[in-house]
Molecule: SAM riboswitch aptamer (S box leader)
Organism: Natroniella acetigena
């Protein structure tokens, strides 16, 4: 940064510092000193990885459930709506 595969109607903050932008981009059409980004803590979910455990299978594997250590991710409003060869997250492979 390119391909590939899945997923995006659910769920999560009256917190501390911060001190104005912010919803990725077109229109729109919001949210924002009643306090934006952003960090930190807290939550939430379970993609991968781990361990338990149930089925399968001679065996190797395969599914499925739980836990929530580990790597991510996410915590306005269906990816806010719209539009595209979009976008975003996560596993793989160059």
């Nucleotide at each position: 940064c390119u391909c590939u595969u899945a997923u995006c109607c659910a769920g999560a903050g009256u917190g501390g510092c911060g001190g104005a932008g912010g919803g990725a981009c077109u229109g729109g059409c919001c949210c924002u000193a009643u306090g934006a980004a952003g960090c930190c803590c807290a939550g939430c979910a379970a993609c991968c990885a781990g361990c338990a455990c149930u089925u399968u299978c001679a065996u190797c594997u395969a599914a499925g459930u739980g836990c929530c250590u580990g790597g991510u991710g996410c915590u306005a409003a269906u990816u806010c709506c719209u539009g595209a060869u979009a976008g975003a997250u996560a596993a793989g492979a160059g």